[in-house]
RNA sequence: AGAAAAUAAAUGUCAAAUCUCCGCAGUAGCGCGAGAACGGAGGAACCAAAUUUUGGGGUUAAUUCUGCAUUUGUAGAAGGGAUGAUAUAACUCUUUCGCCAUCCUACCCGUCAGCUAACUUCGUCGACAAAAGCGAAGGAGGUC
Numbered sequence: 001a002g003a004a005a006a007u008a009a010a011u012g013u014c015a016a017a018u019c020u021c022c023g024c025a026g027u028a029g030c031g032c033g034a035g036a037a038c039g040g041a042g043g044a045a046c047c048a049a050a051u052u053u054u055g056g057g058g059u060u061a062a063u064u065c066u067g068c069a070u071u072u073g074u075a076g077a078a079g080g081g082a083u084g085a086u087a088u089a090a091c092u093c094u095u096u097c098g099c100c101a102u103c104c105u106a107c108c109c110g111u112c113a114g115c116u117a118a119c120u121u122c123g124u125c126g127a128c129a130a131a132a133g134c135g136a137a138g139g140a141g142g143u144c
Stems, first nucleotide, its partner, number of pairs: 011129004018036004022031003037124006047114001055112001056109004063078006079105006091141009
């Protein structure tokens, strides 16, 4: 000097996963505390479906196929999803499409659930980022 790693704060990303108040505590948190907001499930009539081991079902982007294994995986391909600042008259925020690049493709219920008003019920976790692509069509706000 450079690279890598760790910690803290700020900023930002995925996701429903955030905010306010009260109490205990005392600077880091806890509550079998209360609300708001966001998200999920069950559950009539009517309608639909009748097809229940070839089990069935739910959240979700997270499914299908083909090889190799046969300690429950592994590789690939489709399909699905996420990110990519400064851009297309100016400021701030933001949507969609095309190409390109990088990455993800997970869990749960347990023989049982169609839709579904009233009603009942559950969740508010977790994981990351320091490097920076090219075009097209818009929207909102504020200002002039």
A computed fold for a 144-nucleotide RNA, annotated as c-di-AMP riboswitch aptamer (ydaO/yuaA leader).
The sequence was found by an Rfam model in a public genome assembly.